This is a predicted structure of an 88-nucleotide RNA (c-di-GMP-I riboswitch aptamer) from Paenibacillus sp. NCBI's taxonomy places the organism under Bacteria, Bacillati, Bacillota, Bacilli, Paenibacillus. The prediction has a mean pLDDT of 89. Its Rfam family is "c-di-GMP-I riboswitch aptamer". Rfam's curators write: GEMM was predicted in a large-scale screen for bacterial structured RNA regulatory elements.
RNA sequence: AUUCGAUAAUGGCAAACUUGCUGAAAAACAAGGACGCAAAGCCUCAGGUCUAAGGUUCCAAAGGAGCUAUGAUAGCUGGGUUGCCGAA
Numbered sequence: 001a002u003u004c005g006a007u008a009a010u011g012g013c014a015a016a017c018u019u020g021c022u023g024a025a026a027a028a029c030a031a032g033g034a035c036g037c038a039a040a041g042c043c044u045c046a047g048g049u050c051u052a053a054g055g056u057u058c059c060a061a062a063g064g065a066g067c068u069a070u071g072a073u074a075g076c077u078g079g080g081u082u083g084c085c086g087a088a
Stems, first nucleotide, its partner, number of pairs: 002088004012037002017032004022027001035075001041081003045078003048073003054068006
């Protein structure tokens, strides 16, 4: 340096759920909590998924329905990038 995660160690993160809080929502954040994770560290570049405030189309009395990401997800996959321990 590359590949890998059998064993061991030091440690790390934290799903569901609950409470608070922000948000139109998806969801984020904080505390509790652990299902799991060797990148479950970081980056929306590609695809996927979720949401539809605003915009737009249709119906329309109120209002409703469709489409749409500029919103979200890195714990959906690929890609990029950095990194602990161990083995070959």